[in-house]
Model confidence (mean pLDDT): 85 of 100.
A computed fold for a 352-nucleotide part of an RNA from Pseudomonas sp., annotated as small-subunit ribosomal RNA, central domain.
Context: one part of a larger RNA
This record gives sequence, C1' cells and structure tokens, in this order.
RNA sequence: CUGGGCGUAAAGCGCGCGUAGGUGGUUUGUUAAGUUGGAUGUGAAAGCCCCGGGCUCAACCUGGGAACUGCAUUCAAAACUGACGAGCUAGAGUAUGGUAGAGGGUGGUGGAAUUACCUCUGUGGCGGCGAAAUGCGUAGAUAUAUGAAUGAACACCAGUGUCCAAGGGGAACCCCCGGGGUGAUACACACACUUAGUUGCGAAAGCGUGGGGAGAAACACAGGAUGAGACCCCCUGGUAGUCCAGCGCCGUAAACGAUGUCAAUUAGCCCGUUGGGAGCCUUGAGCUCUUAGUGGCGCAGCUAACCCAUUAAGUUGACCGCCUGGGGAGUACGGCCGCAAGGUUAAAACUC
Repeated sequence: CUGGGCGUAAAGCGCGCGUAGGUGGUUUGUUAAGUUGGAUGUGAAAGCCCCGGGCUCAACCUGGGAACUGCAUUCAAAACUGACGAGCUAGAGUAUGGUAGAGGGUGGUGGAAUUACCUCUGUGGCGGCGAAAUGCGUAGAUAUAUGAAUGAACACCAGUGUCCAAGGGGAACCCCCGGGGUGAUACACACACUUAGUUGCGAAAGCGUGGGGAGAAACACAGGAUGAGACCCCCUGGUAGUCCAGCGCCGUAAACGAUGUCAAUUAGCCCGUUGGGAGCCUUGAGCUCUUAGUGGCGCAGCUAACCCAUUAAGUUGACCGCCUGGGGAGUACGGCCGCAAGGUUAAAACUC
C1' cells in the first nucleotide's frame, strides 16, 4: 500500500461558518480530455515462461516462440464521467399569510425569602450535634410586629414539555436581533453536499483592571469536636471566588447520545406527547389523515454480547476526522499560543 475498524474493547475534533480539494439532480445537442476498440512504430540483448537441440543426466550452453501488461502517433466509437451550449423542476433558495418557543441582547420594574440596621412587645436563654463544644446573649439575644436598606436568585406554573449549532437557556414587561415548522401561490434555476488549513462561539474553575458583596462557600484559613493520630468527614466562624462591566484573557470538561455531517432506502404497534395544516360528523375533554420534532415498545436486519431498530448501531452513497498491544505518556524536547495557570502539536530509550 492492499485490507480492517471507531455506542461500551484503541478510535467521532466540544460546536458552527466556510476556503482549497473531493463529490454532485434531470433532458437534449456539440466535443472527444478521461474511457473503449483497431493499426503503425517503439518497448536492446540477456533473464523469466513455452517448444526444441548440445555436453552420458543435471546445473550450464544454445535455436525459435511467447511475453515485455508501457509509451508515442494515427483511425474510429460516443454509453458513462468531464468540457461547452440550450432547456427543465423533484434538490437548495427567495417572496407572501397566519404560527409555537426558558433562542440571543439592552433597559428599567416586581413579589417571596435570607441577612444586617432603627423601633415596639417580651425574658433568659439561643444556636448546633450521633452526643457535644467553640460561638451568640442581661451592653436585652432567640422569638414577635412595623419600618427602611442591600445583594443575589426567581417557589408554584413545570411536563422523558419547549428553544438553541454546541456550550447552554426559566419572574413578568417594552424595544432590538437570529433560527424553525406550516399553508397556498408565484419567482428563480443546480445556485448543492462535505470540508484539510483558516476563522468564530465555547460550562465551571482560573487570571488582569475597576466596581459590588445578602446568602451559601475552597484539603484556603482560625477555632470546637471525633479519633491512637485527624493537616479530612461534622460544628461555629470566615477570605478568595461566586455577581456586574461598550471590559480584556484563558480554550479546557464523563464539552456524553461516550454514537461526525448530508442524502436515499427498509414491517409495524400499542401507544404517548409538542407545534403546524387538512378532512369527517354525533360539535366533543371527539375521530381520522398528514407534516416537523420528542419519548416508550417491537419485526426484518445488524452486533462479541449488551443492545440498536424510519431519531439505526439495518441497507447504500458523498466528504471529513480519528485508531493500530499495555506501561513509559497525552509525558520530554522543539514549535505555536498565553500575563500566569497552563493549552496545543507530540516522540524515544527502557520495560511487560
């Protein structure tokens, strides 16, 4: 290289947009680059292979043939691929009507609760635990009732419900922005798919600058316990951070469906459920059909098994990424990126 794989054995980049490249619907015409056939030239000899001959045989030598699967020129074919021209509408898209949604961003607003504070009532405890203690409290706590303050989060609704490419998104409201599904009719005409590199987004933690700081809260820290010890688990406190910014970095996660994207195709069922659109009557908390999601089961098939099964891990096609025994090691060195933490790319010796 051929070949085999990637849900759980090694293996799908965390997710998009998209360049080069690869691949590409349907009809017709031209062309003849690929493709197919013929001819000519060449493809040294030796060797290999086949049929003979000579050394007593063989090795060896020798004659002939075949082969040299290639290249060049030329003639022809036109199905397929390509190129060029003209069309088409089933892919993709645009316009238009109504439609669901915690989709993104800005702004102010709201109520419950916690906490600290002022004040009323009230008196000796409160708090905490397996049990306690540290802690708070006669300078009046806990409890109770008004008030005013602040920060963060939005109970019920809430649902294998919904939206988003993923990360993720949940108080209600105004404004701005993105995507989806659906109906009918037009337009337009392959404009498509994938995507190395590039580029953008990307939980939590962490970092820089400046704010903010109620609660809870770092094997941060200080006490109290437990215990042989306790640098933990439990308790009382408590700092960073958690929150904000016309902010700036980091770029990683069991970033998971451990399942790349797109397209086609292959029983159903009892069933559910969400959004849209039709039809039917008995007008109902109705039935049937259809389409786009989202769940449960199940046939064929697949799988090492578990299982998956129209939301495939079945049957196929296009393109990308990745894997190749365990450890050493996602480490060293070097490069690139970063303020740092570190990230990314990524070995070998040795060993089993």